[in-house]
Molecule: transfer RNA
Organism: Aquipuribacter hungaricus
RNA sequence: GGACGCGUAGCUCAGUUGGUUAGAGCGCAUCCCUGACACGGAUGAGGUCGGAGGUUCGAGUCCUCUCGCGUCCA
Numbered sequence: 001g002g003a004c005g006c007g008u009a010g011c012u013c014a015g016u017u018g019g020u021u022a023g024a025g026c027g028c029a030u031c032c033c034u035g036a037c038a039c040g041g042a043u044g045a046g047g048u049c050g051g052a053g054g055u056u057c058g059a060g061u062c063c064u065c066u067c068g069c070g071u072c073c074a
Base pairs, nucleotide, nucleotide: 001073002072003071004070005069006068007067010026011025012024013023019057028044029043030042031041032040050066051065052064053063054062
């Protein structure tokens, strides 16, 4: 330099052919339970989907550029 893959909550990930609300598990907070802790139960917070632009009535999803990480080729 070239090809491909990945980037979504603090962590690990899902998200179908573009559509109605962006989700799960773990973690975290509060409350219940307990003499207390753990376990268990209830409720809740936390994201504008790596960044920018475009297409569209509508984009996590499609297109372009770009950043980071990884694999392969040279």